[in-house]
Background
A computed fold for a 686-nucleotide part of an RNA from Navicula incertata, annotated as large-subunit ribosomal RNA, domain II.

Context: one part of a larger RNA
RNA sequence: AUCAACAAGUUUAUUUUAGUGGCGAGCUUAAAUAAAAAGAUUAUGUAGGCGAAAAAAAAUUAAGUUUUAAAAUGCGUAUAGUCUCUAAAAUAAAACCCGAAACUAAGUGAUCUAACCAUGAGCAGGUUGAAUUUGAAGUGGUAACACUUAUUGGAGGACCGAACUCGUGUAUGUGGAAAAAUACUGAGAUGACUUGUGGUUAGGAGUGAAAGGCUAAUCAAACUUAGAGAUAGCUGGUUUUCUGCGAAAUCUAUUUAAGUAGAGCGUUUAAUAUUCUUUAAUUUAAGGUAGAGCUCUCGAUAAACAAUGGGGACGAAAGUCUUACUGAGUUUAUUGAAACUUCGAAUAUAAAUUAAAAGAUUUUAAGCAGACAGACUAUAAGUGCUAAGAUUUAUAGUCAAAAGGGAAACAGCCCAGACUAAAAGUUAAGGUCCCAAAAAGUAGUUAAGUGAAAAAAAUGUAAAAGAGCAUUGACAACCGGUAGGUAGAAUUAGAAGCAGUCAGCCUUUAAAGAAAGCGUAACAGCUCACUGGUUUAGCUUUUUUGCAUUGAAAAUGUACAGGGACUUAAAUUACUUACCGAAACUGUAGAUUAAAAAAUAAUUUUUAAUGGUAGCAGAACGUCCUGUAAAUUUUUAAAAAUUUAUGGUUACAUAAAUUGAAGAAAUCAGGAGUGAAAAUGUUGAU
Numbered sequence: 001a002u003c004a005a006c007a008a009g010u011u012u013a014u015u016u017u018a019g020u021g022g023c024g025a026g027c028u029u030a031a032a033u034a035a036a037a038a039g040a041u042u043a044u045g046u047a048g049g050c051g052a053a054a055a056a057a058a059a060u061u062a063a064g065u066u067u068u069a070a071a072a073u074g075c076g077u078a079u080a081g082u083c084u085c086u087a088a089a090a091u092a093a094a095a096c097c098c099g100a101a102a103c104u105a106a107g108u109g110a111u112c113u114a115a116c117c118a119u120g121a122g123c124a125g126g127u128u129g130a131a132u133u134u135g136a137a138g139u140g141g142u143a144a145c146a147c148u149u150a151u152u153g154g155a156g157g158a159c160c161g162a163a164c165u166c167g168u169g170u171a172u173g174u175g176g177a178a179a180a181a182u183a184c185u186g187a188g189a190u191g192a193c194u195u196g197u198g199g200u201u202a203g204g205a206g207u208g209a210a211a212g213g214c215u216a217a218u219c220a221a222a223c224u225u226a227g228a229g230a231u232a233g234c235u236g237g238u239u240u241u242c243u244g245c246g247a248a249a250u251c252u253a254u255u256u257a258a259g260u261a262g263a264g265c266g267u268u269u270a271a272u273a274u275u276c277u278u279u280a281a282u283u284u285a286a287g288g289u290a291g292a293g294c295u296c297u298c299g300a301u302a303a304a305c306a307a308u309g310g311g312g313a314c315g316a317a318a319g320u321c322u323u324a325c326u327g328a329g330u331u332u333a334u335u336g337a338a339a340c341u342u343c344g345a346a347u348a349u350a351a352a353u354u355a356a357a358a359g360a361u362u363u364u365a366a367g368c369a370g371a372c373a374g375a376c377u378a379u380a381a382g383u384g385c386u387a388a389g390a391u392u393u394a395u396a397g398u399c400a401a402a403a404g405g406g407a408a409a410c411a412g413c414c415c416a417g418a419c420u421a422a423a424a425g426u427u428a429a430g431g432u433c434c435c436a437a438a439a440a441g442u443a444g445u446u447a448a449g450u451g452a453a454a455a456a457a458a459u460g461u462a463a464a465a466g467a468g469c470a471u472u473g474a475c476a477a478c479c480g481g482u483a484g485g486u487a488g489a490a491u492u493a494g495a496a497g498c499a500g501u502c503a504g505c506c507u508u509u510a511a512a513g514a515a516a517g518c519g520u521a522a523c524a525g526c527u528c529a530c531u532g533g534u535u536u537a538g539c540u541u542u543u544u545u546g547c548a549u550u551g552a553a554a555a556u557g558u559a560c561a562g563g564g565a566c567u568u569a570a571a572u573u574a575c576u577u578a579c580c581g582a583a584a585c586u587g588u589a590g591a592u593u594a595a596a597a598a599a600u601a602a603u604u605u606u607u608a609a610u611g612g613u614a615g616c617a618g619a620a621c622g623u624c625c626u627g628u629a630a631a632u633u634u635u636u637a638a639a640a641a642u643u644u645a646u647g648g649u650u651a652c653a654u655a656a657a658u659u660g661a662a663g664a665a666a667u668c669a670g671g672a673g674u675g676a677a678a679a680u681g682u683u684g685a686u
Stems, first nucleotide, its partner, number of pairs: 001686006011093009021083003026050003032044004054061002064075002096237002099234001103227006114201009123191001125160003128156001134150001136149005164188003169184004203219001205215003240620006250263005265370001266368006273361001275360004279355007291343001292341002297337009309325001310323005374399010404415003419590003424586003430580003433564003439577007451566001456550002460547010477534005483507003488502002513528001516527003591610008621675001623672005632664002640659008
């Protein structure tokens, strides 16, 4: 891992509710006893319980009573209960099943390991050379003695290094050869050394050169057994079918936030009601949001006036005068505000009346719940960065608990709510070149493969509205001219149109600036403005709009139309008419439920409904056992298995054939150790 078997709401007591049957102002027995072959059972048994009267703490009173001086108030007073059985729930118990870490008690452990005690054992070889020795020599010293040289000696938690002990680094190994090893490399190796044997100390205790280490592969409290099925608001699991309805993820409270209780929301039963919901109109009501505004409050801007204070001058002081100082406040003008308002909507809300249509719900009581982790989208807001698939409210929708079509794929978006069946039809959203069902037309735009993005930029292009110039020749191009006074004045080394300052006139002209640029040291030189000619029909410019262009960089791989591909389109704008397209709607056939109607009845007809998690309610199937049943069936072949067929909405049932070889079991009832795909389920087999 596969298969099989086993595996989870049970039992007892009490209470409540509903149903059932008995009796009924009553109802009922418990223990116990008796009978029969036994059992079911029957009879006896009135101790006790509930009810028929309550109020008060109670004495007590009594259809009343309590509080009180008294009364209101409170509770009670209208004849229905009680017992059996069935179902459901609650409570007490292990209480649907499995699951802790832990706690307590009594014991067992020091053959591992820690420390200690007793008694034994072990340490190749090599090196170093402490104290010390000497009637030696020398030096110093009165001497003791010290030093030097020699001699002697053999110390050490000394050195190197085997055995032995340990375990530094690396590699291998990691379901290993091994639940800690192997290889190489290392540390100690006469010591606080290593080791054999025997012994002592133990569980809140031991031992510990101390790491919370070790105490038998177990240690921040060992192991075994018991309390014990500890407890678990936490995780996982909880077994056949069909039918009806169908939630919540909110409020309040909580040593509460993963739980629970009351309310809201679901369901079932019984009652209830001209009852409820939606829509429209009218009337009434409260309001302070959007907007707006500046009356108030708090701010902002500008100007004017200006108190106070500071400085200065004068003065004996009082004070007077003064100021690029300060600037409360006032006025005028302008302006912002969730916690400003002299104002002020629309929607929304509440109540009443009227109307119409559609629907079936409303309220009360009782039983049983689930749920109180919500998600996204749209809108109005708060927090945040007007960040988040963020977070917190409100209103609505969808998902949750909803399948189908569309959005390539895609809980929460768009369309639409699946009772069943089928090569019927019509549509929605969305689409109609091919993948892939279905399309054509009219008038434009785009050239970017734009067809997903901003500010900004730009002779892209199309359109609209202006303003000018133009056959008395525009715009552009080409061929020419572009002068004189004068080198204006002053300045300056120089300054001649062109460093800088001032002025900026006149003349000749078709036209030409005391010069708009380049240039020179200064001149010179080249252009421009302006103008003539050639040529020739449109040209220049402003504003707005559509579509394009640049702006445009991201992480696995094209990768922002799903792909192919698409250019008077298969892009885009506007319009027209078709078609495709869903489990929607319609038609056909059928099922179930509800309501209504009809009928003597069986039943029939019509209408409507039938997605569904938690959950509530209802109806069934099958398994084992018991009665029915000493009946029925079976060796003229049971059960069971395999295969096939038929029936049923389903759980399933029936039949036949084959195998099989001894039991099976209708109907109607009763009783349960009654249904497995899941629990890292348990056991077995493979």

Source information: The prediction has a mean pLDDT of 83. It matches the Rfam family "Bacterial large subunit ribosomal RNA". The full RNA is in RNAcentral, with records from ENA. The gene name in the source record is rrl.